[in-house]
Molecule: transfer RNA
Organism: Aporhodopirellula sallentina SM41
């Protein structure tokens, strides 16, 4: 310097362009316990950034920031 690949709650992870963004674990309430765990029933909490294209984009395209792999 080139080519690819990934980027979503705290973490991990899904998603036919379309309805409230999906599930795990961790957290937070309440319950149950003498009490803690466990379990049960609720809760918050998230799309890398700008821009384009769409009646509408986490999803298509363009740069541009992370991070990874090749290759010179």
């Nucleotide at each position: 310097a080139g080519u690819c690949c990934u980027g979503u709650g705290g973490u991990c992870c899904a998603a036919c362009g379309g309805c409230u963004a999906c599930g795990a674990c961790a957290c937070c309430u309440g319950u149950u316990u003498u009490a803690c765990a466990c379990g049960c029933a609720g809760g918050a909490a998230a799309c890398g950034a700008u821009g384009g294209u769409u009646c509408g984009a986490u999803u298509c395209c363009a740069u541009c920031c992370a991070g990874g792999a090749c290759u010179a």